[in-house]
Context: one part of a larger RNA
RNA sequence: GCCUACGAGUUGUAUCAUGACAGCAAGGUUAAGUACUUCAGGUACGUAAGCCGAAGCGAAAGCGAGUCUGACAAGGGCGAACAAGUUGUCAUGAACAGACGCGAAACCUAGUGAUCUACCCUUGAUCAGGUUGAAGUUACCGUAACAGGUGAUGGAGGACCGAACCAGUUUCCGUUGAAAAGGAUUUGGAUGAAUUGAGGGUAGGGGUGAAAGGCUAAUCAAACUGGGAGAUAGCUCGUACUCCCCGAAAUGUCUUUAGGGACAGCCUCAUUAGAGCUUACCGGAGGUAGAGCUACUGAUAGGAUGCGAGGGCUUCAUCGCCUAUCAAUUCCUGACAAACUCCGAAUGCCGGCAAGUGAUUAAUGGGAGUGAGUCGUCGGGUGCUAAUGUCCGGCGGCAAAAGGGAAAGAGCCCAGACCAACAGUUAAGGCCCCCAAACGUGGUUUAAGUUGAAAGAACGAAGUGACAUCGCAGAGACAGCUAGGAUGUUAGCUUGGAAGCAGCUAAUCAUUUAAAGAGUGCGUAACAGCUCACUAGUCGAGCGGCGUUGCAUGGAUGAUAAACGGGCAUAAAAACCACUGCCGAAACUAUGGACUCUGAGAAGAGUGGUAGGGGAGCAUUCUAACCGGCGCAGAAGGUGUGACGCGAGUCAUGCUGGAGCGAUUAGAAAAGAAGAUGUAGGC
Numbered sequence: 001g002c003c004u005a006c007g008a009g010u011u012g013u014a015u016c017a018u019g020a021c022a023g024c025a026a027g028g029u030u031a032a033g034u035a036c037u038u039c040a041g042g043u044a045c046g047u048a049a050g051c052c053g054a055a056g057c058g059a060a061a062g063c064g065a066g067u068c069u070g071a072c073a074a075g076g077g078c079g080a081a082c083a084a085g086u087u088g089u090c091a092u093g094a095a096c097a098g099a100c101g102c103g104a105a106a107c108c109u110a111g112u113g114a115u116c117u118a119c120c121c122u123u124g125a126u127c128a129g130g131u132u133g134a135a136g137u138u139a140c141c142g143u144a145a146c147a148g149g150u151g152a153u154g155g156a157g158g159a160c161c162g163a164a165c166c167a168g169u170u171u172c173c174g175u176u177g178a179a180a181a182g183g184a185u186u187u188g189g190a191u192g193a194a195u196u197g198a199g200g201g202u203a204g205g206g207g208u209g210a211a212a213g214g215c216u217a218a219u220c221a222a223a224c225u226g227g228g229a230g231a232u233a234g235c236u237c238g239u240a241c242u243c244c245c246c247g248a249a250a251u252g253u254c255u256u257u258a259g260g261g262a263c264a265g266c267c268u269c270a271u272u273a274g275a276g277c278u279u280a281c282c283g284g285a286g287g288u289a290g291a292g293c294u295a296c297u298g299a300u301a302g303g304a305u306g307c308g309a310g311g312g313c314u315u316c317a318u319c320g321c322c323u324a325u326c327a328a329u330u331c332c333u334g335a336c337a338a339a340c341u342c343c344g345a346a347u348g349c350c351g352g353c354a355a356g357u358g359a360u361u362a363a364u365g366g367g368a369g370u371g372a373g374u375c376g377u378c379g380g381g382u383g384c385u386a387a388u389g390u391c392c393g394g395c396g397g398c399a400a401a402a403g404g405g406a407a408a409g410a411g412c413c414c415a416g417a418c419c420a421a422c423a424g425u426u427a428a429g430g431c432c433c434c435c436a437a438a439c440g441u442g443g444u445u446u447a448a449g450u451u452g453a454a455a456g457a458a459c460g461a462a463g464u465g466a467c468a469u470c471g472c473a474g475a476g477a478c479a480g481c482u483a484g485g486a487u488g489u490u491a492g493c494u495u496g497g498a499a500g501c502a503g504c505u506a507a508u509c510a511u512u513u514a515a516a517g518a519g520u521g522c523g524u525a526a527c528a529g530c531u532c533a534c535u536a537g538u539c540g541a542g543c544g545g546c547g548u549u550g551c552a553u554g555g556a557u558g559a560u561a562a563a564c565g566g567g568c569a570u571a572a573a574a575a576c577c578a579c580u581g582c583c584g585a586a587a588c589u590a591u592g593g594a595c596u597c598u599g600a601g602a603a604g605a606g607u608g609g610u611a612g613g614g615g616a617g618c619a620u621u622c623u624a625a626c627c628g629g630c631g632c633a634g635a636a637g638g639u640g641u642g643a644c645g646c647g648a649g650u651c652a653u654g655c656u657g658g659a660g661c662g663a664u665u666a667g668a669a670a671a672g673a674a675g676a677u678g679u680a681g682g683c
Stems, first nucleotide, its partner, number of pairs: 001683006011097003015094010027052003033045004056063002066078004100238002103235001107228006118202009127192001129161003132157001136153006165189003171184003204220001206216003241617006251264005265370002267367007276357004281352004290343001291341002297337002301333004308326002310323004373398010403414003418593003423589003429583003432567003438580001440579006451569002459554002463551005469545004480538005486511003491505003517532001521530002594607005618672001620669006627662001629661002637656008
């Protein structure tokens, strides 16, 4: 992992509520128990028991269709008048019980354990071999005597090296092991606080501990076994046949509350009522968007005015004068605000009325689930006008929605799947091939593979198209080439120098000219030199400036060539503007069929669905009645085939099997498995 079997809303109650059905009814009904009996869900009694109802009000005495409050005949509260209950059975929910099943970590109680291990007690045992050589003793030397020295002797030590023994340092192996802690190598101790045998002691909030929360029988921050016990689990997991109808929520308030609840909201079922919604018009409330501010509160740029202040001058002081400063007020121009408003919509909301629609509405009662939401778009707060961020509000999706499109994709676009079929029309989106349908038609643009389904900015650029405008041009423009580009003069000033070209001044003059600046740039120390403006010739038709705009270009930097889905595509298979046709979904239509609701019918409307509510059925086991059924001429079971039913399933029959089994109508349940790291067995 698979197979087989088992495996989860049950049972009890003099309980409560609602509904259906039944009996009796202003009444209904027995309980324990007793008797009888055909022995059963039996009958009778139990009955001047009890309970519920038929009358309420008041704290009560009490009064009573009233009563309480009250001084009241008032007012007000609760009642009556308008009356149905009660007892069973079943269903659903609640309460109390283990209460749908499995699952703790733990707590308490009574016992069992020191044959493992910790420490202790008693009594025994063991430690190859080698080394070192303490005290003491002794001989000699030495001392006044000690002390001291040397040699010998001696044999101490938690001494040294190292087997047994004990330990377990390093590395490797082993890791479904040979082993639930081992093997190899290496290493520490090895006469001691040593090791070890046997017998005994200490027991669970206790022991023991050279202390690691270690050890206390492969178990230890409180052992193990039985019991309380089915502890409790607002937590996790699982919870078993079919079809039909409807179908949520992830919000508000409160919560030792936040992943749980209570009430409300939203769903469903029953009953009752007869509403509800849309559109047009009419009547309302309101202070948002916008706008505005000499209409307030505040904020605010420039100018005018300049109270007042600062600074300066003056004076002994006052007075006075001045101002490259600040600045009240008022005026002009401009302009801002969620907590500003002289104003002020659109939507939305409330009411009325008319038309349309047709159960969409409300109340009461039974049953829920939900109370983690999420994305898109619009209006906002927060944040960085960051986030698949976060918090509100409107709408739409997903959740609980399949189908087509977006290559692929919960939330985007299209569109809401009752069933069937090799019918048709369309939506979004597409029509060269992958891939159904146009290499469609007409007109432009793009040369960048831009683009062809993510997004590209500031800024830069004789890319190119369109438009507009101002100039020049056959009396020859623009570009190129040839030639000229002069003179007063080196303008004046300045300067060491300043000559067109360091700088300053001056509208910057005048002459000769076809034209030539008191000079456009390069250059020199200053000159020189080159060049430009300007002019002539040559050439021969358009040229130049500014602006708006389309497409393209640089800017453009990330991890595969890897962001057209790919192949690929350039008068397009790209972009833009038009037009025609076609393809394209579970949409719509047509055909056939099933079911639900409304309806007398004809007919009409409908049938996606998680949590969840409601309805109708199938199967299994047993019981009763009945068929007085079936069966060795072959039951159940197994395995095939055919038929029927939307389905759960049923019926018939072949083979197998070899002795029991069933239809119908009711009743009762140990009543349906794929899941629970489910339990047991098998493989």
Molecule: large-subunit ribosomal RNA, domain II
Organism: Bacteroidales bacterium